Predicted 3D model of an 89-nucleotide RNA (THF (Tetrahydrofolate) riboswitch aptamer) from a bovine gut metagenome. RNAcentral holds the sequence, with entries from MGnify. It matches the Rfam family "THF (Tetrahydrofolate) riboswitch aptamer". Rfam describes the family as follows. Tetrahydrofolate (THF) riboswitch was first reported for Ames et al. as an RNA motif in 5' untranslated (5'-UTR)regions of folate transport and biosynthesis genes in Firmicutes genomes.
RNA sequence: AGAGUAGGGAUACAGGCGUUAAGUGACGUCCGGACGGGGAGUUGCCGGAUGUACGAAGCGAAAGCGCGGUCGGUAUCCCGCAUCCCGCU
Numbered sequence: 001a002g003a004g005u006a007g008g009g010a011u012a013c014a015g016g017c018g019u020u021a022a023g024u025g026a027c028g029u030c031c032g033g034a035c036g037g038g039g040a041g042u043u044g045c046c047g048g049a050u051g052u053a054c055g056a057a058g059c060g061a062a063a064g065c066g067c068g069g070u071c072g073g074u075a076u077c078c079c080g081c082a083u084c085c086c087g088c089u
Base pairs, nucleotide, nucleotide: 001089002088007079008078009077010076011075012074013073015071016070017068018067019066026052027051028050029049030048031047032046033045037086038085039084040083058065059064
């Protein structure tokens, strides 16, 4: 100096869930994770569980069309990856 792998975000596609209200988002508590291979460790970030508050867009004869700061999948792009020690090449 380099490698591989995973994390987060955005867009597109199709599918699913809810629309008889879960989910998403907010706050509190607890636990966990990633932060280039391993360990220590910085700081913010992310995830899970639980509690509290708040809250909605439905329509159609039907095929279906919508709505939700909805869920994962595929593809592409973007972002971060202190410091120290020990590895691989």
Notes
Model confidence (mean pLDDT): 75 of 100.